[in-house]
RNA sequence: UGCCGAAGCUUACUCGUGCAAAACGAGUGACGCGGGGGAACCACUGUUUCGUUGCUGCGGAACAUGGGGCGAAUCACAAAGCGCUCAUCAAGAGACACUUUGCGUAGAACACUUCCAGUUCGAGCCCGACAGCUAACCUCGCAGGCCAAGAGGAAGG
Numbered sequence: 001u002g003c004c005g006a007a008g009c010u011u012a013c014u015c016g017u018g019c020a021a022a023a024c025g026a027g028u029g030a031c032g033c034g035g036g037g038g039a040a041c042c043a044c045u046g047u048u049u050c051g052u053u054g055c056u057g058c059g060g061a062a063c064a065u066g067g068g069g070c071g072a073a074u075c076a077c078a079a080a081g082c083g084c085u086c087a088u089c090a091a092g093a094g095a096c097a098c099u100u101u102g103c104g105u106a107g108a109a110c111a112c113u114u115c116c117a118g119u120u121c122g123a124g125c126c127c128g129a130c131a132g133c134u135a136a137c138c139u140c141g142c143a144g145g146c147c148a149a150g151a152g153g154a155a156g157g
Base pairs, nucleotide, nucleotide: 002146003145004144008031010030011029012028013027014026015025016024017023032142033141034140035139036138037137042132045064046063047062048061049060050059051058052057066130067127068126069125070124075104077102078101079100080099081098083096084094085093086092107121108120109119110118112156113155114154115153116152
């Protein structure tokens, strides 16, 4: 006295602390805010190669990759390292995965709202082989972290 965030100067009851009918804390509920699971319908990998018909599409084979949730926090490009695959005397090439660095980026925040400008963020954590969407229904969370000087301009309220 405000900011990020769903996470509240809300409220009832019980217990505890307390001189107290003040105030604080804990538990169980209500209101409020937020998340997950869960039908029908609809939807549902990449690379190489072969066939069909040149493309699209469809089908087969081999190799590779688990999948998902909260959150704005995704997605590239480049370099290096490393695993793996192909090839090889050597050299090398590469779909993909992981790590580090750099530079961007979808997106996010900044004191009533919008626009402009400017400044930042663009992380982290969790589930544990499992979940697309999803009415009814079931279920969970309500933390944590900041600021002390200001919060630029315009319009609206």
Model confidence (mean pLDDT): 77 of 100. This is a predicted structure of a 157-nucleotide RNA (c-di-AMP riboswitch aptamer (ydaO/yuaA leader)) from a soil metagenome. Of the family's consensus pairs, 87% are formed in the model.